[in-house]
């Protein structure tokens, strides 16, 4: 870099350095930010993918958190494609595709 599978409305922040951007990309909307953005570091925490223990041994269930990742504003912040419901229109709304994020296992 790429493939497969699973999950993505839950949960969890303080300090230091830094100094203007940030919420993935494009467009629109809506937000966060000099009462300090991104990024990096420290500490703390959340969760339970890998993991550990027990039960079961086909699938799974319960408990745990030492280790490998991940995460700690807003639903992946919302909309975008397709198929519907609703509506005279505007609108409101359900499912879904693409894209993305994370993990595990492959190439």
């Nucleotide at each position: 870099a790429u493939g497969u599978u699973a999950u993505c409305a839950a949960g969890a922040a303080a300090g230091g350095u830094g100094g203007a951007g940030g919420g993935a990309a494009u467009a629109g909307a809506c937000c966060c930010g000099u009462u300090g953005a991104a990024a990096c570091c420290u500490u703390a925490g959340c969760a339970a993918c890998c993991c550990u223990u027990c039960a079961a041994c086909u699938c799974u269930g319960a408990a745990g958190a030492a280790g490998g990742u991940g995460c700690u504003a807003c639903a992946u912040u919302c909309u975008a494609u397709c198929c519907g419901g609703u509506u005279u229109u505007u609108u409101c709304u359900g499912g879904u595709a693409u894209a993305g994020a994370u993990a595990a296992c492959g190439u």